Notes
A computed fold for a 166-nucleotide RNA from a bovine gut metagenome, annotated as Lysine riboswitch aptamer. Of the family's consensus pairs, 100% are formed in the model. Rfam family: Lysine riboswitch aptamer. Its family is annotated with lysine biosynthetic process in the Gene Ontology.

[in-house]
RNA sequence: CGAUUGAGGCGCGGUAAAUAUCAGUAAGGCUUAUGAAGUCUUCAGGGACUUGUGAUUAAGCACGAAAGGAUUUACUGCCGAAGUGCUCAUAAACCUGGAUUUUUGAGUGCUGGGUGUAUUGCAAAUAGCAAUGCAACUGUCAUCAUUAUGAUGGAGUGCUUUCGUA
Numbered sequence: 001c002g003a004u005u006g007a008g009g010c011g012c013g014g015u016a017a018a019u020a021u022c023a024g025u026a027a028g029g030c031u032u033a034u035g036a037a038g039u040c041u042u043c044a045g046g047g048a049c050u051u052g053u054g055a056u057u058a059a060g061c062a063c064g065a066a067a068g069g070a071u072u073u074a075c076u077g078c079c080g081a082a083g084u085g086c087u088c089a090u091a092a093a094c095c096u097g098g099a100u101u102u103u104u105g106a107g108u109g110c111u112g113g114g115u116g117u118a119u120u121g122c123a124a125a126u127a128g129c130a131a132u133g134c135a136a137c138u139g140u141c142a143u144c145a146u147u148a149u150g151a152u153g154g155a156g157u158g159c160u161u162u163c164g165u166a
Stems, first nucleotide, its partner, number of pairs: 001164003006159001009079001011078009029061005037050004041099006082111008091102003112138002115135008140154006
């Protein structure tokens, strides 16, 4: 240098099912009042549709979801597992242009890992997730020592196993 091998542990992902929450919410229906606007993510332009057989708004009555996110169980892929920032491309949201959100890839950077906590954001949420900071814990290597333990420090492009080449 190349290949190979395995470890960290409340370890990291995926799929399916069940359950709670979402929520007595949204949509649609009816009643009363109002009386011309309203919908298609957002801005501008355009287009389509609903609407005095009542738009919209407010109050009420009856009925009444779902998705996302979560937990548990089972199966499964694994140990840059995976997550995330930026850039480029891609598909969608009526058309065009900008923005935003989501989908799928590529490049590049950061993070060893889980936990707690604070702030910010997402979210219906006090659940949970993400980013950043802090705290101890833990694995790994190096150095040192009062040596089987402790201290300090580094980072996974690391460390360990085995083989090959120089």